[in-house]
Molecule: c-di-GMP-I riboswitch aptamer
Parts: sequence; structure tokens; C1' cells
RNA sequence: UUUGUCUCAAGGCAAACUUUCAGAAAUGAAAGGACGCAAAACUAUAGGGGCUAAUUGAUGGCUCAGCUUUAGCUGAGCUUUUAUUUGCCAGCCAGCUGCCAAA
Repeated sequence: UUUGUCUCAAGGCAAACUUUCAGAAAUGAAAGGACGCAAAACUAUAGGGGCUAAUUGAUGGCUCAGCUUUAGCUGAGCUUUUAUUUGCCAGCCAGCUGCCAAA
């Protein structure tokens, strides 16, 4: 440096699910638990991709108030749909470092 197809040592990690906690959610933390994993270690504004939408914008509806005058305008509250990270995901690809074995 390459490979891990077969295989060794020390061993390591831990999906779903359950409980508790944090969060609007995605998701995360701890304990239990193992589907799997040779990087299932680390890196999440400054590679791609995915998830979420409290907030914000747009949008329709309802209610109330004000103004003009009789069906409009403006504002506030609640709500529908939709877009949007600043929130997340490394067990999607990627980047980066590395144990063991073999060549």
C1' cells in the first nucleotide's frame, strides 16, 4: 500500500422493541435488549442525500373589532393547506483516522 473471499487473537459496537428523561417534531440520552456491523469509531453551515416544521412566509376558512357604506377594506385571534432550518440523521452515500489477519 492492497485485500478481508475462507480464517485467527484481544475483543468492540448495538437495529427493532420496552421503560424513564429531554424536545413542537424529527431525534437524542440512560437502562434493558440483539437485527446486524471489519470501521455500526469520529466528522452534520462551509460534499451529496434524507427526516422534521415549533418559528417565519404564502394561502383558504371561521370569529371578533374598526373604517367606509351594504360588500368591501384594514387589524387581531383561532385554524386548513403549502413552502422554509436556524433543528436533526454518520446503522444512506461520502470524508477522515485506525485494531487484527493475509499478501